[in-house]
């Protein structure tokens, strides 16, 4: 230069084109003589800019960034 891939909460990761969900953390409670574990609450997210659809994380696509392959 060509081709394929992936992007989602602070960190790991679900979602058939129809209410964005868990574990982990962070907080505040309950419980405990303290604490630790447990339970209960809360906090917080679709990379970015267009398209298609009544509706878009999902589909198409420009762009970013990483990872792979060819040469």
């Nucleotide at each position: 230069a060509g081709g394929g891939g992936u992007a989602u909460a602070g960190u790991u990761u679900a979602a058939u084109g129809g209410u964005a969900g868990a574990g982990c953390g962070g907080c505040g409670g309950u419980c405990u003589c303290c604490a630790a574990a447990a339970c209960c609450g809360u906090u917080a997210a679709u990379g970015u800019g267009g398209g298609u659809u009544c509706a878009a994380c999902u589909c198409c696509u420009g762009c970013u960034a990483c990872c792979c392959c060819u040469g």

The RNA shown here (transfer RNA) has 71 nucleotides and comes from an uncultured Bacillota bacterium. Its mean pLDDT, the model's own confidence on a scale to 100, is 82. Rfam family: tRNA. The family's RNA type in Rfam is transfer RNA.